Overview:
This is a predicted structure of a 1545-nucleotide RNA (small-subunit ribosomal RNA) from an uncultured Verrucomicrobiota bacterium. Rfam family: Bacterial small subunit ribosomal RNA.
RNA sequence: AGAGUUUGAUUCUGGCUCAGAACGAACGCUGGCGGCGUGGAUAAGACAUGCAAGUCGUACGCUAUUUGGGAAGUAGCAAUAUUUUCCAGAUGGAGUGGCGCAAGGGUGUGUAACACGUGGGUAAUUUGCCAUGAAGUUGGGAAUAACUCGCUGAAAGGCGAGCUAAUGCCGAAUAACAUCUUUCGCAAGCAUUUGUGGAAGCUAAAAGCUGGGAUCGCAAGACCUGGCGCUUUAUGAUAAGCCCGCGGCCUAUCAGCUUGUUGGCGAGGUAAUGGCUCACCAAGGCUAAGACGGGUAACUGGUCUGAGAGGACGACCAGUCACACUGGAACUGAGACACGGUCCAGACACCUACGGGUGGCAGCAGUCGAGAAUUUUUCACAAUGGGGGAAACCCUGAUGGAGCGACGCCGCGUGGGGGAUGAAUGGCUUCGGCCCGUAAACCCCUGUCAUUUGUGAACAAUGUGUUCCUGUUAACAGCGGGAACAUUGAUAGUAGCAGAAGAGGAAGGGACGGCUAACUCUGUGCCAGCAGCCGCGGUAAUACAGAGGUCCCAAGCGUUGUUCGGAUUUACUGGGCGUAAAGGGUGCGUAGGCGGUUGGAUAAGUGUGAAGUGAAAGCUCCAAGCUUAACUUGGAAAAUGCUUCAUAUACUAUCUGACUAGAGGGCCGGAGAGGAGAUUGGAAUUCUCGGUGUAGCAGUGAAAUGCGUAGAUAUCGAGAGGAACACCAGUGGCGAAAGCGAAUCUCUGGACGGCAUCUGACGCUGAGGCACGAAAGCCAAGGUAGCAAACGGGAUUAGAUACCCCGGUAGUCUUGGCUGUAAACGGUGCGCACUUGCUGUGAGUGGAAUUAACCCCGCUCGUGGCGAAGUUAACACGAUAAGUGCGCCGCCUGGGAAGUACGGUCGCAAGAUUAAAACUCAAAGAAAUUGACGGGGGCCUGCACAAGCGGUGGAGUAUGUGGCUUAAUUCGAUGCAACGCGAAGAACCUUACCUGGCCUUGACAUGCAAAUAGUAGGAGCCUGAAAGGGUGACGAGGUAGCAAUACCAGUUUGCACAGGUGCUGCAUGGCUGUCGUCAGCUCGUGUCGUGAGAUGUUGGGUUAAGUCCCGCAACGAGCGCAACCCCUAUAUUCUGUUGCCACCCGGUCGCAAGACCGGAGCACUCUGAAUAGACUGCCUCGCUUAAACGAGGAGGAAGGUGGGGAUGACGUCAAGUCAGUAUGGCCCUUACGGCCAGGGCUGCACACGUACUACAAUGCCUAUCACAGAGGGGAGCAAGCCGGCAACGGCAAGCAAAUCCUUAAAAGUAGGCUCAGUUCAGAUUGCUGUCUGCAACUCGACAGCAUGAAGCUGGAAUCGCUAGUAAUGGCGCAUCAGCUACGGCGCCGUGAAUACGUUCCCAGGCCUUGUACACACCGCCCGUCACAUCAUGAAAGCCGCCUGUACCCGAAAAUGCUGCGCCAUCUUCGGAGGCAAGUAACUAAGGUAUGAGUGGUAAUUGGGAUGAAGUCGUAACAAGGUAGCCGUAGGGGAACCUGCGGCUG
Repeated sequence: AGAGUUUGAUUCUGGCUCAGAACGAACGCUGGCGGCGUGGAUAAGACAUGCAAGUCGUACGCUAUUUGGGAAGUAGCAAUAUUUUCCAGAUGGAGUGGCGCAAGGGUGUGUAACACGUGGGUAAUUUGCCAUGAAGUUGGGAAUAACUCGCUGAAAGGCGAGCUAAUGCCGAAUAACAUCUUUCGCAAGCAUUUGUGGAAGCUAAAAGCUGGGAUCGCAAGACCUGGCGCUUUAUGAUAAGCCCGCGGCCUAUCAGCUUGUUGGCGAGGUAAUGGCUCACCAAGGCUAAGACGGGUAACUGGUCUGAGAGGACGACCAGUCACACUGGAACUGAGACACGGUCCAGACACCUACGGGUGGCAGCAGUCGAGAAUUUUUCACAAUGGGGGAAACCCUGAUGGAGCGACGCCGCGUGGGGGAUGAAUGGCUUCGGCCCGUAAACCCCUGUCAUUUGUGAACAAUGUGUUCCUGUUAACAGCGGGAACAUUGAUAGUAGCAGAAGAGGAAGGGACGGCUAACUCUGUGCCAGCAGCCGCGGUAAUACAGAGGUCCCAAGCGUUGUUCGGAUUUACUGGGCGUAAAGGGUGCGUAGGCGGUUGGAUAAGUGUGAAGUGAAAGCUCCAAGCUUAACUUGGAAAAUGCUUCAUAUACUAUCUGACUAGAGGGCCGGAGAGGAGAUUGGAAUUCUCGGUGUAGCAGUGAAAUGCGUAGAUAUCGAGAGGAACACCAGUGGCGAAAGCGAAUCUCUGGACGGCAUCUGACGCUGAGGCACGAAAGCCAAGGUAGCAAACGGGAUUAGAUACCCCGGUAGUCUUGGCUGUAAACGGUGCGCACUUGCUGUGAGUGGAAUUAACCCCGCUCGUGGCGAAGUUAACACGAUAAGUGCGCCGCCUGGGAAGUACGGUCGCAAGAUUAAAACUCAAAGAAAUUGACGGGGGCCUGCACAAGCGGUGGAGUAUGUGGCUUAAUUCGAUGCAACGCGAAGAACCUUACCUGGCCUUGACAUGCAAAUAGUAGGAGCCUGAAAGGGUGACGAGGUAGCAAUACCAGUUUGCACAGGUGCUGCAUGGCUGUCGUCAGCUCGUGUCGUGAGAUGUUGGGUUAAGUCCCGCAACGAGCGCAACCCCUAUAUUCUGUUGCCACCCGGUCGCAAGACCGGAGCACUCUGAAUAGACUGCCUCGCUUAAACGAGGAGGAAGGUGGGGAUGACGUCAAGUCAGUAUGGCCCUUACGGCCAGGGCUGCACACGUACUACAAUGCCUAUCACAGAGGGGAGCAAGCCGGCAACGGCAAGCAAAUCCUUAAAAGUAGGCUCAGUUCAGAUUGCUGUCUGCAACUCGACAGCAUGAAGCUGGAAUCGCUAGUAAUGGCGCAUCAGCUACGGCGCCGUGAAUACGUUCCCAGGCCUUGUACACACCGCCCGUCACAUCAUGAAAGCCGCCUGUACCCGAAAAUGCUGCGCCAUCUUCGGAGGCAAGUAACUAAGGUAUGAGUGGUAAUUGGGAUGAAGUCGUAACAAGGUAGCCGUAGGGGAACCUGCGGCUG
């Protein structure tokens, strides 16, 4: 410090998620030791048991026990024992009294408050114990607990009588000080006043205990001297009360609150101010700077996080507050309205004799409960501190320790060194090896921790006792100070130290797709499961599960939860608002915020300095102590704050003086659909009347409804009525916006220009508020020509609640009122200032010029276009800013739910406005890019259409496919681009299928091991359908070696393995089809752009072509195009047999023409080689000068790629093929392998494709007669002759071929047929044959004779073809024993018609445009309905909680009043004072009634969200097929449709 995630990719906006740190944590797995911390966060729920506040005998009486002493009695001779009593002491007990119990300890319910923090005030106060001073401490009295007795109760306890003490209580004396009253001064201050000095008067005190002692006294005691107390008072300290400024939560869907309320006078009350309380008077007080109400919450130092600013929190420790079962109340006291006190009420629990009592762990332990969850019913007062005491000492669950918990932080260990046959197991593997891995084993060491044995602490100082020293003193007492010795340890036999033994006792958790460090195998197969986000899993999962390995931490590791961070994602630091969320519809204006120039004053803000405070702890720094660290201690710094004082006066502010540049007024002037009212006008529509006139009009894509012979439409004339104002008219004008358009008149607002005359900052913005505000809509009254929601009808359609048509009502218009919204838009708030330019236009004005106007040059104000800098994510904006700044307002914070619900306000209603949440998603979105697409546009091409010719679709047959059937009808191919396709040959074989019979290392390959010697081979025989299974005469071999023998070959057995047309073409290679022989597809460098990308490749021409030319931020290049290659068309040269025969010669035949043979020859044809030729080269014209190119022409065999072929760019379709071969993975292994026989692939109600033959006369039949090319031939082609009607058979020359063999047919000629199911057509069937072949039954072809079906030119629809083409005629070849070939591949013969043209259909190319598509229109996507789940709103009601108002009842306590009853102290004897009792107001709890708020639940109901492939339509995205959207109104199953106005997104 960032990263992942929206897209095909990009930039931006924007949310979600992750990596970090932390925790009083919890859970899962695991767990060696120690130190220091920490531990009921939930039920302020209920609590058994024990303990947590007592102490003082030096305040007091009593009592029990006991020690010592004394006295007396009893027993005893006595010692002694015992009883009573007294004194001194000790130990208990309860009681009076004093102090303490208000501290310490716990908890966080309440509390939004002077509760807390901070700083002040108290001239408005108190303060026990403590410190320092001052003055005292005299002399009396009356009671009462305890105790005794009696009564009573279950108990707790209560009542009565009697006795008694005090430092308990009550008078009296005294009065320094103090309080109060009066009064005289001084000083000060802040108003009441405060301080201080003096005088007079009033009032108020007490208590004793104890140590020592020279002297006096018998003693008691006096006296002296100490100590501790007590009273009064002053000061201080400490602690507290009260008051004030400022600070710190959410909510306005809480906007008004308040009657003791606000103030005053008086009184009461308090320690003290004060409505704190009361009587009276006044009517105030608070509030948008948020009162009042609601919710939540103890506050702070601090803690966590963060760079900081901030944000969240308030455990432990420390300060403050509040509370103590719930509510109320006071008493005592210095202090409480009191955690372990009292009274009352309530709930709960316990005891009970049922009458009544008792209790309060939010003290320490502990129990139950609820909970994810939080410890021992421990030790000690040794230390620190507290209470009491003179002290010893006692008490202390405060505290100090120990125990439990990995809850946290910190430290240590689980060993160190050497050790390679790189052991074994395990894992992976390309089978070679690699990893675990120096890791282990093994060898040598060490001894931390734990274990064990021994030793063994610090924390201890006081205090007390003894002995001394010293001060005080009359004193050697006493008291104060000091020294020595003795004594005191819970933790603890712990820490530490030393010894011993032995590597011995001590490692796990998570992760490994990306983020994010770390990868493989196996299993699973959208299952099981994972997941923080994106997302994995549907047979090759680094994402699930297991394993091996690796990575990260480590006595821990992960998960969950929470907080901050990252998040600049609430933006003070530090964000935005044209299109992403976001400018209010517009103005006026209140509060508020901000504000021109120049003086003066003040010093509030502001700056500087000083002082006080900001507790300690914590954080930071520097030191120090525990072996280190954590931890602890000391010091410093910090504490950004508050307060006070001084000072400065630039800026802001306040007050005051001036100015004119802002703003406003005045005068002059012109422009304008600015507003309101009144009046007037013409054109048009409709209607009425009249004339003319006749059959249609109207309407549409086409129609129909409708109107019309009762006279329409058309046309002429007259009239009625309402609404709107053509042309002018213009990115022209005016207005704040909405908006404004005939003319004239009246009234009226604003802006602008000129003059520089006046005022003198009067300004800008503007929360609330007020006003205006299109259309639609509402109310009332009018009006109604046209148009027109709704509605009716006609069409369209699958439907058509629409689009189209015919009608038509509200409405549209006027007046008055309401509504208050729009895409109310420039999607751009208002104001001011600054910042290069060019060019239009409206208004005014100046200059120059002119006769004048215009033109021209300036200025100001408007309104447009283009553009610089700059800005922007981009698009774009750009002096009319979206630039640069200032001021003020409004608004935004992911999408959906939702501008919805509830509540409030407004409205007659419709509705408007304000405005959430649960839940749900990981996106939603903006701009731009590349594609694809469009029932968008432009250009262009193609047998694409059109123009033609011939077919298919109808018939029969052949063939392929589907379907059906079957034991099997093997498999594959399925729109174009499957279907005469794989298959260029299914009777067996093929063959993969079925049935049956057989084989099992196998039909075939390689290796290992063992066995085998009449072995390998094998005639023949048996069985069998064959395969197979048996038997078996005869009978070998190679290499090395002299040989024995070994090895090979063979056979058998066993093991590895073979084999598979079994699956996956969606795991693959290769090959192929298709778009398409379409003209495209890319790259390098450069440039442009933030980027995806663009440019080049676009543009203007042109071409068959991204072909070429020109232009151009591009310049080049590659794969394609073309050319190079082959065939063909022409010529030349060469070649000359097997080809040729013109000329020449010879021969034979013939009357002749001529034919044949031989020679000679290579002219011609031809064969096959090499050349030539064609290139827009030449001419004319056109196009843009030109070029490219096009049109025409010449020449030429051929002319504009001459014709044909081969050749198929980047890619698309998960296209086809695992069955051609290859191949990963999976599967079978006496079978899914192999062999054999027979069957099937040929099966037939049917449907489709492709063909053949026909339907006839351009024909058929018969006869006759020409002209090819390309091929093939040895298990072959076969002349010729013979036989047969023929298929064919027999004999057989020639030929491995330019030599031999292989009939061309249509055409032509002649004759017949004469329009018919025929002399057309040939299916089907019967019979007889031929041929091939082991074999023609299923299931071959051919021939002959006989038979003679459908069919008379083919519906919708659809195919091919542009020239040697279509059409038509025959010939050949491959496969092959034969053949289903009518198929396929070739060859030659005869040989047309038509193309105006590109509107339309189909396909394609380029450019452009729109897009919500990118699996790319076979896309995306909306709403109703149905089903399921979830959360939520409404709802008759029902149940709580909280609170207001009114009323009822009303405990205890305090207060007031009464107080006749009662009372020891005082009394002047009258009383004073007090108590009980009664009563009044007040009041907790309770009750009744009625409201407000809030929560739960609910029949039913509303919408919402989500869900697998449900139903209906197709609203939106393209012109989305009626452009869409906004507001409003009506209608409709639904998306929606229609009307009116608006917007362009």

Background:
The coordinates come from a structure-prediction model, not an experiment, and the mean pLDDT is 83.